[in-house]
RNA sequence: AGAGUUUGAUCCUGGCUCAGGAUGAACGCUAGCGGCAGGCCUAAUACAUGCAAGUCGAACGGUCAGUAGCAAUACUGAUAGUGGCGCACGGGUGCGUAACACGUAACUAACCUACCUAUAACUGGGGGAUAGCCCGCCGAAAGGCGGAUUAAUACCGCAUAAGCUGUUUGAGUGGCAUCACUCGAUUAGUAAAGAUUUAUUGGUUAUAGAUGGGGUUGCGGGUCAUUAGCUAGUUGGUAAGGUAACGGCUUACCAAGGCGACGAUGACUAGGGGAGCUGAGAGGCUGGUCCCCCACACGGGCACUGAGAUACGGGCCCGACUCCUACGGGAGGCAGCAGUAGGGAAUAUUGGGCAAUGGGCGAGAGCCUGACCCAGCCAUGCCGCGUGCAGGAAGAAGGCUUUCUGAGUCGUAAACUGCUUUUGACAGGGAAGAAUAAGCACUACGUGUAGUGUGAUGACGGUACCUGCAGAAUAAGCACCGGCUAACUCCGUGCCAGCAGCCGCGGUAAUACGGAGGGUGCGAGCGUUGUCCGGAUUUAUUGGGUUUAAAGGGUGCGUAGGCGGCCUGAUAAGUCCGGGGUGAAAGCCCGCUGCUCAACAGCGGAACUGCCCUGGAUACUGUCAGGCUUGAGUACAGACGAGGUUGGCGGAAUGGACUGAGUAGCGGUGAAAUGCAUAGAGACGUCGAGAACCCCGAUUGCGAAGGCGGCUGUCUGGGCUGUUACUGACGCUGAGGCGCGAAAGCGUGGGGAGCGAACAGGAUUAGAUACCCUGGUAGUCCACGCCGUAAACGAUGAGUGCUAAGUGUUAGAGGGUUUCCGCCCUUUAGUGCUGCAGCAAACGCAUUAAGCACUCCGCCUGGGGAGUACGGUCGCAAGACUGAAACUCAAAGGAAUUGACGGGGACCCGCACAAGCGGUGGAGCAUGUGGUUUAAUUCGAAGCAACGCGAAGAACCUUACCAGGUCUUGACAUCCUCUGCUACUUCUAGAGAUAGAAGGUUCCCUUCGGGGACAGAGUGACAGGUGGUGCAUGGUUGUCGUCAGCUCGUGUCGUGAGAUGUUGGGUUAAGUCCCGCAACGAGCGCAACCCUUGAUCUUAGUUGCCAGCAUUCAGUUGGGCACUCUAAGGUGACUGCCGGUGACAAACCGGAGGAAGGUGGGGAUGACGUCAAAUCAUCAUGCCCCUUAUGACCUGGGCUACACACGUGCUACAAUGGAUGGUACAAAGGGCUGCAAAACCGCGAGGUUAAGCCAAUCCUAUAAAACCAUUCUCAGUUCGGAUUGUAGGCUGCAACUCGCCUACAUGAAGCCGGAAUCGCUAGUAAUCGCGGAUCAGCAUGCCGCGGUGAAUACGUUCCCGGGUCUUGUACACACCGCCCGUCACACCACGAGAGUUUGUAACACCCGAAGUCGGUGAGGUAACCUUUUGGAGCCAGCCGCCGAAGGUGGGACAGAUGAUUGGGGUGAAGUCGUAA
Repeated sequence: AGAGUUUGAUCCUGGCUCAGGAUGAACGCUAGCGGCAGGCCUAAUACAUGCAAGUCGAACGGUCAGUAGCAAUACUGAUAGUGGCGCACGGGUGCGUAACACGUAACUAACCUACCUAUAACUGGGGGAUAGCCCGCCGAAAGGCGGAUUAAUACCGCAUAAGCUGUUUGAGUGGCAUCACUCGAUUAGUAAAGAUUUAUUGGUUAUAGAUGGGGUUGCGGGUCAUUAGCUAGUUGGUAAGGUAACGGCUUACCAAGGCGACGAUGACUAGGGGAGCUGAGAGGCUGGUCCCCCACACGGGCACUGAGAUACGGGCCCGACUCCUACGGGAGGCAGCAGUAGGGAAUAUUGGGCAAUGGGCGAGAGCCUGACCCAGCCAUGCCGCGUGCAGGAAGAAGGCUUUCUGAGUCGUAAACUGCUUUUGACAGGGAAGAAUAAGCACUACGUGUAGUGUGAUGACGGUACCUGCAGAAUAAGCACCGGCUAACUCCGUGCCAGCAGCCGCGGUAAUACGGAGGGUGCGAGCGUUGUCCGGAUUUAUUGGGUUUAAAGGGUGCGUAGGCGGCCUGAUAAGUCCGGGGUGAAAGCCCGCUGCUCAACAGCGGAACUGCCCUGGAUACUGUCAGGCUUGAGUACAGACGAGGUUGGCGGAAUGGACUGAGUAGCGGUGAAAUGCAUAGAGACGUCGAGAACCCCGAUUGCGAAGGCGGCUGUCUGGGCUGUUACUGACGCUGAGGCGCGAAAGCGUGGGGAGCGAACAGGAUUAGAUACCCUGGUAGUCCACGCCGUAAACGAUGAGUGCUAAGUGUUAGAGGGUUUCCGCCCUUUAGUGCUGCAGCAAACGCAUUAAGCACUCCGCCUGGGGAGUACGGUCGCAAGACUGAAACUCAAAGGAAUUGACGGGGACCCGCACAAGCGGUGGAGCAUGUGGUUUAAUUCGAAGCAACGCGAAGAACCUUACCAGGUCUUGACAUCCUCUGCUACUUCUAGAGAUAGAAGGUUCCCUUCGGGGACAGAGUGACAGGUGGUGCAUGGUUGUCGUCAGCUCGUGUCGUGAGAUGUUGGGUUAAGUCCCGCAACGAGCGCAACCCUUGAUCUUAGUUGCCAGCAUUCAGUUGGGCACUCUAAGGUGACUGCCGGUGACAAACCGGAGGAAGGUGGGGAUGACGUCAAAUCAUCAUGCCCCUUAUGACCUGGGCUACACACGUGCUACAAUGGAUGGUACAAAGGGCUGCAAAACCGCGAGGUUAAGCCAAUCCUAUAAAACCAUUCUCAGUUCGGAUUGUAGGCUGCAACUCGCCUACAUGAAGCCGGAAUCGCUAGUAAUCGCGGAUCAGCAUGCCGCGGUGAAUACGUUCCCGGGUCUUGUACACACCGCCCGUCACACCACGAGAGUUUGUAACACCCGAAGUCGGUGAGGUAACCUUUUGGAGCCAGCCGCCGAAGGUGGGACAGAUGAUUGGGGUGAAGUCGUAA
C1' cells in the first nucleotide's frame, strides 16, 4: 500500500466482498510447563446454608469462671445490658436518569463539616430516673406487659461567661451590587464529665486550619420534525414560612409573563468521565477489569437518629412474592464473598489468612474486617520456555506418483553412532516479602516525641530459587492448497453427494466435493462464528459531487440568516504573543531500574492539543464614528420589441340553413366498406355562426418562467443606448413565507364552426377492446373560481470578477470616407456558429463555460421494493407536497470500442431476381429416408451443407443384426514348457461348425549337442470387441466460398478497449491497380506459376497416315513421312498498337492485326476463421466397459417387410411422334480367372466351337439421335409400358424368401400435372447414344466420352446469399437475440381490516396507609417553679393540609393478534399475447 466482482473487451460511476488490528467472548479439533492479568455481557430473576461491622471493663452497675486468702476481699479473664464511637466508610450493581447527572472552568459577601491540628478560656456544685438483675403475668413463637430495686462520660436544673448569639448604638477599613471585616459601648441569653497506672487522657466554649460535603453558573458530549408549539407555581414581584444555606423551596396577594426553528415540548435509547479499540491524522465505535463522580439496594412512599442518611446487611407503612404457625399471629430481602436454581452460546471455590496494605473501636495489648493478601478452577488473553542437538546414503523398507520396473518424492527424514539435560521425576539445601509493634534499656532536647540497641510475629510455603542423580528419556497439533492468497497430484463421485467470504465449483478425465500422498501457514495452539474500527475519499472539516452515471427547486419577489466596495480614526469581541492557575492518579509515549528475558512492575520526564485569569499587539474580521464614488439606484434625451391588460374592426377558409340553378353519383382507402345521395347529394351562387389569424416568418424579437404572432385604440411593465447631474454601499443570495405557473382535469353560467378522448359502425387481423376510414359526446372558446403538475429541458440555480481569436445576426451610439446607395473602424447590450488554453470518464464545454476563483441557496449517497405504505398538511374531487421499512439482488448505471443484427441508408456482386429454355410437384416403376411392423428388419448421416448419402454394386460370403447349435489362451499376435508330428486323401455321423476312423508319412541349417519353419498339447501373462464417448482426440471431410477478404512490424492518435494502415476519389473478376492521405512497409489470400483445350513451328515416324508412284477386296503390300494423328520441346496474347473518355493516372470504350483479345474456355489450387458441423463403423487413439462373453465358429433367417409420408431419378402421356426398312458420321475407355472375331444352332436371351490380342496392331464395337423412304392420323390409340401368366437363357455350391435377361401373351395408371419449387448465360441448356469402376451374376445410380445443338439477359425496384462504408441498438449464446404485463401454482415479508388484547406516560375525580408540619389536647405526666394546690413544659389521642398504593372515567401513544383483502418480492422449461 491494495485486491476480486457489472463488459466480448474498455474507461468511469457505484455498490457488494476480501486481506489488517481488536475482543469480558462462544463453538469445533487438539493440548507439556511457567509468569502476569481476566472471568454472568442474558433474568435489577428467585434464593437453601455459612460468613461479610463491630469495638471499648482506662464511661457504668451487675453476672460468671479461675487464682490467692480462714474470711472479708483482692487479682486475672470473660461478658448480656446501659453509655460512647463506628455502622453515611469499605464492598456490589447499572434499574432509573438526556439531567447542573457527568466533564471542565469559575462563584459561594448565600453555607455546613464528627474524628484531626493550632490558639484562647474553662471543667464548680446538685437533682430525678432507667435498662440490666429479681418477682409476677400474657403468647405456639416473635415478643410484650406490670411491680420492686440500681449505676454512669445516660438525662435535667443551678453557678461562672474569656468568648459566642441576639437588641440598641459609636468609630474605622475594605469591596463585587445586595454588603463584608475590625475595634468599642449597652443589655438579654447561653457550657462542661469524668477515667486511670499521677502522668496523661477525656469533656465544654470560641477562633483559625485541614479534610469532606451542600448550593449556583458558563461551556461540552445521543436519535427522531412522519414530535411545532409548550407552560399555571407556570415567569417575575411583595410579605411570611422553611433550610446549614440561596431560591416558587412552600404559602398568600399582585402583575402576565417565561421557553421555542441556534429545535422548546414529546417519544425512543442511554449511567457520565479518566480512558479502551481502530485510524497517517481528523475521526468512528466502546465505557468490562483499574481510578473519579452519580444513581440504586424486592417495587413504591415516609420520616427518625445523627456532624453526615432520607441509610444495601436500621425503622414505619402500602404492594407482590417466599417461609414459620397451635390459624390467633409472626419472619424475610445475596445488585457483599462463596454457593444453588432458572435463563443462556456462555463466565470459577459453599478454599486459606489477617503475615502484609488499609479501615472501625480501644490508652494499649488486642478484637473485627469475604476490604485486602493468597491459594483453587478455566489455553479466556498477553508473554516466555520446551518437545532435542550433531553426524549419518544401502538415498533402506513402506506409502504415494509414474512415460512402468526404470525413475521421482516423503528424505538426513528413519535405522545407526556420538553429545546435551531446559522441562518433567527423585533427593538435598532454601529465601526476600518483617518494620517505624508493645515492652525493656540507653541517648537527645522543647516532658512527649525522636534516635540507637534488644525483642515476638509468614496465610502463601518447604513455594520461588540453587545443587545433585539417571536417561532422548515425559511432551504436536490445527487450518488451508481455483483466483483474491503462500501451497498439486492420484483415486472415488457424476448438477448426485456436497463446497462457498466474493467471483463461483460439481452434468465421467473436478488442482474448487470426499479420501489419500505431498505441500504451505501458524504453532500449545489452530480454525469458525458474533461484534467494532480500518481499508471506505462509500457522508468527503482535513477530503466528494450535481448536462448525459444518484443529484439544480418550474419560476420570481422577499423575511430571518449567511456573505459584502474605497479612505481615516476609536475600540479590542474574534485573532496573535508573553506570564500565571488548573488540566487527580493510573493509562499512552520517552528514559532509567527490578523480576535470568519478556509480559508485568517501580521511579523520573514529556504529554494531556482543553478551560480560566492576567499583561500586551492591532494587520485582518467585528462594533462605533467620520468621509468617498467605482457597486447599486434616480433624473434627462433617444430608439426597441408576437411583453401584459381590455375594447373595436377585418378578410380567407370551414361546416350549417332557407333557397336558386342543376344531375348522378359523392366521399374515403394500400384496397375497400360503413356513411351521404333521385325524398335531388357532391359541384356552383346567397345569408348568417363560431374558432383560428395564410404570406411576411428568419439559429428574428420580447418576457422571470409558463409563454406571446391579423389590424387598431386605452391602461401598463421592462430592458438597452447616450450624456451630464444627484443619493452615497442603499449590495448579493435567500431556509420558512407570498405570488405567477403549459396541457389535462374540477365547479357555476354562457358558447359550440372545425377538431375530437369516451362511444358506435366499417375495415385490417389468428384475434384487433389498436394503428386506417365514416360518424361523434365531454372538452377545446368566453367569464369567474379551483387545481399546482410536465422530457415545466440548455435534462446545465442565482450573483460578481478574470481568462486567445475568428465569423454571422438584432437594437443603439461614436468616428472616417462618400453627391446618393453604401463601405470601413471603434464601442455597449442581446442572440448563433467555429475554435485556443483549460476542464472532462468520455461525449463534449469553451467570454452565453461544463475554465480559473469567491458568496449564498436547493439537491445526491447501489439496484429493486417506491415516489409506494402509514401519519400529517392542502384540495370539491382527481390528486399534490412531505415520505419510510421489512424483504430481495450483486449488480443497476454512464460514455465510448469491436462485432452481430435492422421489414435503416448508400454503393457493388452472384442464374439472386428479371428475360428465356427444360424440369420437379400429378401417373407407373426404380432407389434412398421417415414411420410402422418384426425374433431381427445391424449401424451411421438430419435445413441449406441427411435422404441413387457411407454402399465403385446385401441370394451364401459380405454382416456388424436375429434364432438355434458350438468353443474358451481362444478365429488372429508374442513369450515359456513338452511332443515331432504334419500337409493331403478317403469313409461314417451331423444342417454345419465339429467329432470319430483309415490311409499317408516331410522341409531347411548344423559345430551333430541342437536350432528354425510348421503342427499338436499345456500354463499364464495376454488376445479379441463394427461395445460407449466425434462433447476427451489425431487424421480426413463438408459449409460459408474461389467470397475478397484476414492480419502483422514500426510509427502516430486515444487514459483505454481500440483506431490509423485496410477509410476517401476513381477503377477492377479481385484489398486489381492509380491518385490522395500519419502513415511506411510486410505476410496469408487474389492474380501468375501447374494440367488440359484452341493456332503454329521444330524433332520423331510404328501399331498411325497416304499427296504423288506402284499394288490390292481392303494403306493390304512396296514406298514415303508432305498431310492427319501421336508426344516431347518451342512460339504466340502483353491492353503491346491506333482513336476516344478519364485527372497528363489507373483504367474503360471502340478499332486494327491475329487461330485466339482484354483472367481465350475448362480443371487442379480453398486465406484468418465459423458451425463443440460429420466421422471412435476406413484407420489411429485417451478413458470407461465385456472376458466360458459385448470375444470366436456354423446353419438358417434378416438388412429386400408395407395402411402411409418425403427426397432423388427412369419411362411416359405422343405426330418436332411411334413402327418398319435402308444409308452415314464419334470420342474416350477396357481386356489373360480376360476381351473374344469369323462360322454354325436358336425368333431371342444365349449356346457350340474357336482365329486374334498382354493390345495406336486383335477384340469389345452395329454408335444413337440424324438422313432417305413407307405406314399410322389424334384415339387411352400401332401412344404408354406397369402388372400378371406361360415357356426359356445365364451366372453361381445354391436364384423360395431375394438376381439379371429373352420370347409369347396380358396391356394398368397416365392426355403435360394445384400450392409451391429446381437447373441452366454457349459448344452452355436441351436432346442422343458410347465407355468404365465395383462385379461370379446384378446399374434407371455414379464417374467419364463424344454427336446434334438453342432461346434470353431491358435492367437491379423487389426475393435469397455475399462484400464495403455509414447509422441505430437495452443484442455479444450476438434477432432462432433481448424482453414486458395479466393469469395459474408454491413460499416470504409488509399494508388495510369488523375488532380482540397487552403495556406506557399523563389528566380528572374518589378513597387515603405510614409520616412530617399545623391545630387541639377535657386524657397522661420523674427532674424546673410553687403558696403543695397547682403551674410551666412534654406526650398519648383527635382534627386538618400534603400524601404512596388502590379505584372509576374518557382520551393519547406503543406493541401483539384477526376472518378477509391489497399490492410487492422470489421461484423449474406453465398459459395468453408481444409493450420496449